A computed fold for a 524-nucleotide part of an RNA from Neolewinella agarilytica, annotated as small-subunit ribosomal RNA, 5' domain.
[in-house]
Context: one part of a larger RNA
RNA sequence: GGAUGAACGCUAGCGGGAGGCUUAAUACAUGCAAGUCGAGCGAGAAGAUUGGUGCUUGCACUGAUUGGACAGCGGCGCACGGGUGAGUAACGCGUACGCAAUCUACCUUUCACAGAGGGAUAGCCCCGGGAAACUGGGAUUAAUACCUCAUGGUCCGUAAUAGUGGCAUCACUAUAACGGUAAAGUUCCGACGGUGAAAGAUGAGCGUGCGUACUAUUAGCUAGUUGGUGAGGUAACGGCUCACCAAGGCGAUGAUAGUUAGGGGGCGUGAGAGCGUGAUCCCCCACACGGGUACUGAGACACGGACCCGACUCCUACGGGAGGCAGCAGUAAGGAAUAUUGGACAAUGGAGGCAACUCUGAUCCAGCCAUCCCGCGUGCAGGAUGACGGCGCUACGCGUUGUAAACUGCUUUUGUGUAAGAUGAAACACUUCCAUUUAUGGAGGCUUGACGUUAUUACAAGAAUAAGCACCGGCUAACUCCGUGCCAGCAGCCGCGGUAAUACGGAGGGUGCAAGCGUUAUCC
Numbered sequence: 001g002g003a004u005g006a007a008c009g010c011u012a013g014c015g016g017g018a019g020g021c022u023u024a025a026u027a028c029a030u031g032c033a034a035g036u037c038g039a040g041c042g043a044g045a046a047g048a049u050u051g052g053u054g055c056u057u058g059c060a061c062u063g064a065u066u067g068g069a070c071a072g073c074g075g076c077g078c079a080c081g082g083g084u085g086a087g088u089a090a091c092g093c094g095u096a097c098g099c100a101a102u103c104u105a106c107c108u109u110u111c112a113c114a115g116a117g118g119g120a121u122a123g124c125c126c127c128g129g130g131a132a133a134c135u136g137g138g139a140u141u142a143a144u145a146c147c148u149c150a151u152g153g154u155c156c157g158u159a160a161u162a163g164u165g166g167c168a169u170c171a172c173u174a175u176a177a178c179g180g181u182a183a184a185g186u187u188c189c190g191a192c193g194g195u196g197a198a199a200g201a202u203g204a205g206c207g208u209g210c211g212u213a214c215u216a217u218u219a220g221c222u223a224g225u226u227g228g229u230g231a232g233g234u235a236a237c238g239g240c241u242c243a244c245c246a247a248g249g250c251g252a253u254g255a256u257a258g259u260u261a262g263g264g265g266g267c268g269u270g271a272g273a274g275c276g277u278g279a280u281c282c283c284c285c286a287c288a289c290g291g292g293u294a295c296u297g298a299g300a301c302a303c304g305g306a307c308c309c310g311a312c313u314c315c316u317a318c319g320g321g322a323g324g325c326a327g328c329a330g331u332a333a334g335g336a337a338u339a340u341u342g343g344a345c346a347a348u349g350g351a352g353g354c355a356a357c358u359c360u361g362a363u364c365c366a367g368c369c370a371u372c373c374c375g376c377g378u379g380c381a382g383g384a385u386g387a388c389g390g391c392g393c394u395a396c397g398c399g400u401u402g403u404a405a406a407c408u409g410c411u412u413u414u415g416u417g418u419a420a421g422a423u424g425a426a427a428c429a430c431u432u433c434c435a436u437u438u439a440u441g442g443a444g445g446c447u448u449g450a451c452g453u454u455a456u457u458a459c460a461a462g463a464a465u466a467a468g469c470a471c472c473g474g475c476u477a478a479c480u481c482c483g484u485g486c487c488a489g490c491a492g493c494c495g496c497g498g499u500a501a502u503a504c505g506g507a508g509g510g511u512g513c514a515a516g517c518g519u520u521a522u523c524c
Stems, first nucleotide, its partner, number of pairs: 001524004006520005013376006019369002021334001026332003030329003035076003040073002047066009083287003092212008102204002107200007115149004125138005155180004160175006185192002213259003220250003225247008262284004266277004289310005312323004340366001342365003348362001349360004379410004389401005416460005424451001430445007468513005473494003479508005489496002
């Protein structure tokens, strides 16, 4: 000198863009953050329309049509999106390869298929238990829920033959054999779905080379340990697990142990080499009160799922129960220190749905904060008898503050007031027309804005609404007076102060930066 997710002191006019718990992965009141589908299924409250009966004349009972709430079964989603960095020195990450050792819901393409049956169960109803959370029994009902049979293939298993190829096990193609395994309907007739197989796309899993902090005041470490055979397990290879057998494996090219730490793209600095760092944004990993376990599923060993143990908090009728903000706000605590219990799904994206649409604290916006970067303003021109006042001096005077003020003219950024007022919106849906490859495409119309009393523009009056902070001994730009008297104090280093202090305190003047200026901390 540069830089910062900064903090502190003094000060503070505005706009645009960004950023905002670095500490206690401490504890959390309250609200919201993941639902959706009636075009899978049964059932159906309130209400509305209408008919009948009783009548106390506006009520009760009852039938039909409509209506669709709250629940329930089922499907898809909840493994995404969002948060945090505790753990991890590791194939965790980065990079480059490999899988003849692998899986992949939704999506796209192609081929083929969807035949016949069955038994349940929730809901509803009845009877219970419990303070509650919840839960037991009986009867009954549906499905794109579940089960059985059929059919079937380029599927699976068993082995075979031939050809081609390779990387050892083998891979691919062709042929024939035996055995096994599928499906679901709804319908407004437009469509949306179901099953099997092959391929693509996407996502994931596994292996390997190289790179990846400090300590030797850590030198030896290791029994599933290293390898083999066999079995189990997995989507898949493998001591991944188990039985048996062998005695191996790693290590001064640093094993083992300890300490610290999420990694990278990047960011800061520097001419570069390098050094430091890993906030915001993107990719990967790990975690979800601490620890463990599996279930479901295409995918989890699952933040707002389940079970168990533990700590903590809460409810209780004392028998027993409930909970997990490292989601968004917010509270307490800690701390030098870090924001609103805001608006909207209008846009982008996501989930479900044929769609309308619903949900979305993702997101888009607004609020707070000079925390940072950038921009603008706080006027401009004229004006000397060089006013008054202050300060200084060689003191009837002169110098300086200083064209500074007053005064005259001008302008109106900004601020105030009034009026107008966007881009972000194009789609979907509906509708008209056109083209056809008959399923789409194109053209037009119509609809939708949280921000928003916005941005922006015009007009009006009026210099009106707007300057501070640090420093002035040398380094280092900027000097005098007064006070103090090794005191009070200053100080980044050298050092100032003991009676003429440009170094302390005040004043005048000056210098530097400026809505900021200084100080502290850290890095180069």
NCBI's taxonomy places the organism under Bacteria, Pseudomonadati, Saprospiria, Saprospirales, Neolewinella.